[in-house]
RNA sequence: GGGCCGUUAGCUCAGUUGGUAGAGCAACUGACUUUUAAUCAGUAGGUCGUAGGUUCGAACCCUACACGGCUCA
Numbered sequence: 001g002g003g004c005c006g007u008u009a010g011c012u013c014a015g016u017u018g019g020u021a022g023a024g025c026a027a028c029u030g031a032c033u034u035u036u037a038a039u040c041a042g043u044a045g046g047u048c049g050u051a052g053g054u055u056c057g058a059a060c061c062c063u064a065c066a067c068g069g070c071u072c073a
Stems, first nucleotide, its partner, number of pairs: 001072007010025004019056001027043005049065005
């Protein structure tokens, strides 16, 4: 330098053919308990790597770039 894959909540990851973004764990609050833990219920937390483009509408399609990984030379 070429090719391929990945980038979504604090962490691990879903998101199936474009239509208001989710789960588990963690955090916080409440119930239960003498207290903690466990269990149950709830709450908060996201410019979907960045910038453009297409579209009525983009995490999803297109382009460039950044970072990480694999691979070829």